[in-house]
RNA sequence: UAAUAUCUUCGGGGCAAGGUGAAAUUCCUUAUCGGCGGUAAAGUCCGCGAGCGCGAUGGCGCAGACUCGGUGAGAUUCCGAGACCGGCAGUAUAGUCUGAAUGGGAGAAGGUAAAA
Numbered sequence: 001u002a003a004u005a006u007c008u009u010c011g012g013g014g015c016a017a018g019g020u021g022a023a024a025u026u027c028c029u030u031a032u033c034g035g036c037g038g039u040a041a042a043g044u045c046c047g048c049g050a051g052c053g054c055g056a057u058g059g060c061g062c063a064g065a066c067u068c069g070g071u072g073a074g075a076u077u078c079c080g081a082g083a084c085c086g087g088c089a090g091u092a093u094a095g096u097c098u099g100a101a102u103g104g105g106a107g108a109a110g111g112u113a114a115a116a
Stems, first nucleotide, its partner, number of pairs: 001116001004113007017029003031096002033086002035048004043084002051062004066082005088099003
């Protein structure tokens, strides 16, 4: 220096205002939010997690969305402009409310041991 093992902590945000209605933070106008790793800095690229199905487990399968212009060696990541997407259950149809969840989690930081 640190393969590897193990422990601890951390680890997801968001409907203000108005309209219709018996009833909607669910519809309409409008507002607002963006997990982790990679890569020129990313909700929309690549990979992963969360969710759902199957399975005793490892695991397997399913599952969302971007274009144009500019700068540059390099950017669907920056700048400008305009778009788009968002699990399940409940309820007047929900990314944003309530619930499963004081859960799980990719991973981040640190400690200890330590092959070579």

Source information
FMN riboswitch aptamer (RFN element), 116 nucleotides, folded computationally. The model forms 100% of the base pairs in the Rfam consensus. Rfam family: FMN riboswitch aptamer (RFN element). Its family is annotated with FMN binding in the Gene Ontology. The sequence was found by an Rfam model in a public genome assembly.